Description: Small-subunit ribosomal RNA, 3' major domain from Olea welwitschii, 475 nucleotides, folded computationally. The prediction has a mean pLDDT of 81.
[in-house]
Context: one part of a larger RNA
RNA sequence: UGAUGGGGGCCCGCACAAGCAGUGGAACUGUGGUUUAAUUCGAUGCAAAGCGAAGAACCUUACCAGGGCUUGACAUGUCGCGAAUCCUCUUGAAAGAGAGGGGUGCCUUCGGGAACACGAACAUAGGUGGUGCAUGGCUGUCGUUAGCUCGUGCCGUAAGGUGUUGGGUUAAGUCUCACAAUGAGCACAACCCUUGUGUUUAGUUACCAUUGUUGAGUUUGGAACCCUGAACAGACUGUCAAUGAUAAGUUGGAGGAAGGUGAGGAUGACAUCAAGUCAUCAUGCCCCUUAUCCCCUGGGCAAAACACGUGCUACAAUGGCUGGGACAAAGGGUCGCGAUCCCACAAGGGUGAGCUAACCCCAAAAACCCGUCCUCAGUUCAAAUUGCAGGCUGCAACUUGCCUACAUAAAGUCAAAAUCGCUAGUAAUCGUCGAUCAGCCAUACGGCGGUGAAUUCGUUCCUGAGCCUUGUACA
Numbered sequence: 001u002g003a004u005g006g007g008g009g010c011c012c013g014c015a016c017a018a019g020c021a022g023u024g025g026a027a028c029u030g031u032g033g034u035u036u037a038a039u040u041c042g043a044u045g046c047a048a049a050g051c052g053a054a055g056a057a058c059c060u061u062a063c064c065a066g067g068g069c070u071u072g073a074c075a076u077g078u079c080g081c082g083a084a085u086c087c088u089c090u091u092g093a094a095a096g097a098g099a100g101g102g103g104u105g106c107c108u109u110c111g112g113g114a115a116c117a118c119g120a121a122c123a124u125a126g127g128u129g130g131u132g133c134a135u136g137g138c139u140g141u142c143g144u145u146a147g148c149u150c151g152u153g154c155c156g157u158a159a160g161g162u163g164u165u166g167g168g169u170u171a172a173g174u175c176u177c178a179c180a181a182u183g184a185g186c187a188c189a190a191c192c193c194u195u196g197u198g199u200u201u202a203g204u205u206a207c208c209a210u211u212g213u214u215g216a217g218u219u220u221g222g223a224a225c226c227c228u229g230a231a232c233a234g235a236c237u238g239u240c241a242a243u244g245a246u247a248a249g250u251u252g253g254a255g256g257a258a259g260g261u262g263a264g265g266a267u268g269a270c271a272u273c274a275a276g277u278c279a280u281c282a283u284g285c286c287c288c289u290u291a292u293c294c295c296c297u298g299g300g301c302a303a304a305a306c307a308c309g310u311g312c313u314a315c316a317a318u319g320g321c322u323g324g325g326a327c328a329a330a331g332g333g334u335c336g337c338g339a340u341c342c343c344a345c346a347a348g349g350g351u352g353a354g355c356u357a358a359c360c361c362c363a364a365a366a367a368c369c370c371g372u373c374c375u376c377a378g379u380u381c382a383a384a385u386u387g388c389a390g391g392c393u394g395c396a397a398c399u400u401g402c403c404u405a406c407a408u409a410a411a412g413u414c415a416a417a418a419u420c421g422c423u424a425g426u427a428a429u430c431g432u433c434g435a436u437c438a439g440c441c442a443u444a445c446g447g448c449g450g451u452g453a454a455u456u457c458g459u460u461c462c463u464g465a466g467c468c469u470u471g472u473a474c475a
Base pairs, nucleotide, nucleotide: 001475002474003472004471005470007469008468009467010466012464013463015459016458019422020421022419023418026313029309030308031307032306034303041052042051063299064298065297066296067295068294072124076123077122078120079119080118082116086101087100088099089098090097091096106113107112126288127287129286130285131284135282136281137277138276139275140273147186148185149184150183151182152181153162154161155160165178166177167176168175192265193264194263195262197233198232199231200230201229202228203227207222208221209220236259239253240252241251242250243249319374320373322371323370324369325368331362332361333360336355337354341350342349343348381412386407387406389404390403391402392401428451429450430449431448432447433446434445
């Protein structure tokens, strides 16, 4: 100087407390172990486990079995031959192997050349093979915590110290006062984006009025409103009072759409964990080279005694079934979204208007409101499982897809020890959209809006940080 203490002081955080809703017993998914020909690989306390994977039937695919290839699926160079593409047959699970046919384009100095295909030999290709403890890059974490350092000066023999400490204050090493320090840098804050208010400007496909009516991309007019873009304004402790040291600030008020960082996001200092990734990519070294490369068919990644994690649906009356009625936002759409009408109980099928979209479509918002039935039951709760009949996608749905109808109706009556999230438009609850995607195992992930709480006395304790101080047989 650090590290550390069941030492001390100060301070903070959904850390505790006060509350609300969960997890911990069935089905889904990930993991461990087990099994297997293979169940490809990686991730393992917080910081692995609905993670890489924004989507494993084939492909993907890296794994296994079998069938094949050996200059190779791909790149460059040399030589030979033929332009290339194409069609048919045999064999085969396919990959491939064998046979036959047709056919000559472009440029040209007529020698040939370009592009492409086939053959030969070798340089070499190839490797999701190993090493993340050889690496780059990227990422997690402490932690959006308030820290981490430097120049010059001064102090100390030196390691080092000071500054960065002290009194206040702040979300903040934020600011202020004091001080052998005086300045500066990286973080903080601000600058950026979204949202909340207003003004100006611009009005089509949006808005308003009118016409028309079953309705319209109808007619005419408007720029006040809504809304959509653009440009500005606005919030700064600016103002008042109190308090404070005449400071920084703090408390309360006024005005204001908004008040003391308005709310949310992006933004992550010096370092730590030989943290993660050689399987995104790149790359050193090592290894394979008739195989650890490459092609194909089928299987596997989906096994199912058990253990763990994340979520979903429930156990009901603040509810369930059924009929009617109302109100969003944000997205996506031409290899697409698909209205309308008809058929079907339905999934869906036929038809195919409109839309390259503020125009048309997906699209029905659902919780909610008004009625009917149920009356506390394992039930008109709950829906697993199973049977049978269908539909859709796709060469293909057996292993192993999703959806529909009918039948079947299990566990489950609020959950032990323990444990997680959340402080306001938050929790809880309700639907909706998107990426990936032929389809989908999505209850996941990422957005969007609707309804909309309770509680916070406080800092004794648990836990994790920060500063000062102190002990130490530790470095």
Background:
The RNAcentral record of the full RNA draws on SILVA. It matches the Rfam family "Bacterial small subunit ribosomal RNA".